[in-house]
Molecule: Bacterial RNase P class A
C1' cells in the first nucleotide's frame, strides 16, 4: 500500500452578548453547571424501613486455579479446551459406574449392538461362453463402502482362508508411583489390551451464596378540620329582653400525619499527583483537590474568529461493573506484496 488485530486518548476551540438552576452577597455582582456511555436497569454494593431464636424444605444464582475487592455473575494472572498461517481472540470449564428422560431423520444395526454392499471359507443345489464366471445356501469378518451429529480407541506392522488389541511399536484412555508447581495441572515411569456411547444452558446430584421492598425509600416540622378541657376579666355572637342552659367565638391541651414546608441531597469505598510493595488486579503513604443538586423539573441561544465542520446521546439518592450505541486521533504488532 493493502489486509489484520491490540492499547491509550479527545469529545469542536477561543472571545462577546442575552436567558436559566445552584451557591455567597444589602445590592452591583461573583463563582459554578452533563457523560463516557448520564442509556439498558442486567449483576453487586453503601443507605433507609419492614421481617427475624435456631434448623430444615422450597426456589434461585453461581460452578477450572490463585488472587484483588465493600461486594459481585467483575477484573487480573494463570490452566486446560477451541479458532487463525500470525499478532491475537473465543470459553457457565464440577458430576453421566446414584437414579429418571431423550437420542428425531438417515441407516443392516443407536444402548442387553449390528452382516445392506463388500471381503474369505464351505455347499451332494442351480444356470453359463466351464483353469472360471453367475445366483442360492449355510458359516466367518466391524478391516473397506454407504448412513448418522454419534458406529464400541488411532494409526502402522505382523498375523490370517478373510478379518479382529489376535500380536507389536507409537499416540490416545484408564490406573498405581515419582518429580516440578501454593493450585488449576505439566512432566516422565510402571501396569492393563482397554466393550458398558453422548446429552445435565434434560430433570437431577454436589459444592458455594442468597430475607423482603426501594429515595414516590425513609426522619422531621406542620396548617385546615377533630376530639378534650376552660371561665379569670370593665369587656361575647346566637336561640332570648332578663336569670339558667346550650351552640359558638376565645384560650389551654391533645392524637393521628393531609395541603405545605425542612432533612435525605451531594466530601464520596471521591477525584488529581508522587513514591513505594505486586508481573498485575490492587493495596499504604504523602500532597493537592472540591467537581450539578433541581422537584414540573435549569443546563439554552445568538454574534465574531478558525478548523478537520462536530458522531452516539440529557443528571434525578450514590457509588463498583457489564452490556448496547457512537465520531475522531494517536502509538506499538502481525501477514501478504513491491522497492532499497
Nucleotide at each position: 500500500u493493502g489486509a489484520g488485530g491490540g492499547a491509550a486518548c479527545c469529545a469542536g476551540a477561543c472571545g462577546g452578548c442575552c436567558g436559566c438552576g445552584c451557591g455567597c452577597g444589602c445590592a452591583a455582582g461573583c463563582g459554578u453547571g452533563a457523560g463516557g456511555a448520564a442509556a439498558g436497569u442486567c449483576c453487586g454494593a453503601g443507605c433507609u424501613c419492614c421481617a427475624c431464636a435456631g434448623g430444615g424444605c422450597a426456589g434461585g444464582a453461581u460452578g477450572c486455579u490463585g488472587g484483588a475487592u465493600a461486594a459481585c455473575g467483575u477484573c487480573c494472572a494463570g490452566u486446560g479446551g477451541g479458532a487463525g498461517c500470525g499478532a491475537u481472540c473465543c470459553u457457565a470449564a464440577g458430576g453421566a459406574a446414584a437414579g429418571u428422560g431423550c437420542a428425531a431423520c438417515a441407516g443392516a444395526a443407536a444402548g442387553c449392538a449390528a452382516a445392506c454392499c463388500g471381503c474369505c471359507g464351505g455347499g451332494c443345489a442351480g444356470g453359463c461362453u466351464c483353469u472360471g464366471c453367475c445366483u442360492c445356501c449355510c458359516g466367518g469378518u466391524a478391516a473397506g463402502g454407504g448412513u448418522g451429529a454419534a458406529a464400541g480407541g488411532g494409526c502402522g506392522a505382523g498375523g490370517u482362508a478373510a478379518g479382529a488389541g489376535c500380536u507389536c511399536a507409537c499416540c490416545g484412555g484408564u490406573c498405581c508411583g515419582c518429580u516440578g508447581g501454593u493450585g488449576a495441572c505439566a512432566g516422565g515411569g510402571g501396569a492393563c489390551g482397554c466393550a458398558u456411547u453422548g446429552u445435565a444452558a434434560a430433570c437431577c446430584c454436589c459444592a458455594u451464596c442468597c430475607g423482603g421492598a426501594g429515595c414516590a425509600a425513609g426522619a422531621c416540622c406542620a396548617a385546615c378540620a377533630g376530639a378534650a378541657g376552660g371561665g379569670a376579666u370593665g369587656a361575647u355572637g346566637g336561640c332570648u329582653g332578663c336569670c339558667c342552659g346550650c351552640c359558638g367565638a376565645c384560650c389551654u391541651u391533645c392524637g393521628g400525619g393531609u395541603a405545605g414546608g425542612u432533612c435525605g441531597c451531594u466530601a464520596g469505598a471521591g477525584c488529581c499527583g508522587u513514591a513505594u510493595g505486586g508481573c498485575a488486579a490492587c493495596a499504604u503513604a504523602c500532597g493537592g483537590u472540591c467537581c450539578a443538586g433541581a422537584u414540573a423539573g435549569a443546563u439554552g441561544g445568538c454574534c465574531g474568529u478558525c478548523c478537520a465542520c462536530g458522531a452516539c446521546a440529557g443528571a434525578a439518592c450514590u457509588c463498583g461493573g457489564c452490556u448496547u450505541a457512537c465520531g475522531g486521533u494517536u502509538c506499538g504488532c502481525u501477514c501478504a506484496c513491491a522497492g532499497u